[in-house]
RNA sequence: AAUUUAUAUGAGCAAACCUGCCGUAAGACAGGGACGCAAAGCUAAAGGGGCCCGAAAGAGCCAGCCAGUUGCCGGU
Numbered sequence: 001a002a003u004u005u006a007u008a009u010g011a012g013c014a015a016a017c018c019u020g021c022c023g024u025a026a027g028a029c030a031g032g033g034a035c036g037c038a039a040a041g042c043u044a045a046a047g048g049g050g051c052c053c054g055a056a057a058g059a060g061c062c063a064g065c066c067a068g069u070u071g072c073c074g075g076u
Base pairs, nucleotide, nucleotide: 002076003075004074012037013036017032018031019030020029022027035064041069042068043067047066048065049062050061051060053058
C1' cells in the first nucleotide's frame, strides 16, 4: 500500500421496556436499561423499501431494512 471482517484485546454503540418531555401520528430527544451490532459511524439531497397523517394532492418519519459513503485494531 492492497485486501478482508474469521478470531482476540481494549474501547464504542444500544433493541424491547420504564420514566420525563415534544409531536395528531409515525416517531424524536434526555435518563435508566441491554436484545443485539465489526461499521448499530455518517447520509432521509438522490435510489428501492417500510411506517404515519391526509378524500386526494401533498407533507412527515425510519440509516438497528437494502443502499451510498468513510473507516480503527487484528488477519492475509